Record summary:
The RNA shown here (SAM riboswitch aptamer (S box leader)) has 114 nucleotides and comes from Parapedobacter lycopersici. It was read from a public genome assembly, where an Rfam model found it.
[in-house]
């Protein structure tokens, strides 16, 4: 890097450094010299892997803890994108705007395989 599976409407700060963009991408809309983003330290959130216990019998499930491996600490993954179903308005030849729901795509994180 690729593939597969699971999760993504919850939660979580301060100081210092740097100095202009940032929120993956599209279109929006937000954040940002009252210093964002990013980096470091401290702090915290959470519970994927690992750990412990129980069931079970070698593979799942539940519970516990949070010292280990990650991760995360603006806004639902900020909204959106593709398809399907519905609703309001409009139209009556075609379609369309807005909106609700579902399934996907993409993205992020973890684990396994390669």
């Nucleotide at each position: 890097g690729a593939u597969u599976u699971a999760u993504a409407a919850a939660g979580a700060a301060g100081u210092g450094g740097c100095g202009a963009g940032a929120g993956a991408c599209u279109g929006g809309c937000u954040c940002c010299g009252u210093g964002a983003c990013c980096c470091a330290c401290u702090g915290g959130c959470a519970a994927c892997c690992a750990u412990u216990c129980a069931c079970a019998u070698c593979g799942c499930u539940g519970a516990a803890a949070a010292a280990g491996g990650u991760g995360c600490c603006a806004a639902u993954u900020c909204c959106u994108g593709u398809c399907c179903c519905g609703a309001u308005c409009a139209a009556u030849a075609u379609c369309g705007c807005u909106u609700g729901g579902g399934a996907g795509c993409a993205u992020a994180u973890a684990a396994a395989u390669u």
Record summary: It matches the Rfam family "SAM riboswitch aptamer (S box leader)". Its family is annotated with regulation of gene expression in the Gene Ontology. Model confidence (mean pLDDT): 84 of 100. Lineage of the source: Bacteria > Pseudomonadati > Sphingobacteriia > Sphingobacteriales > Parapedobacter.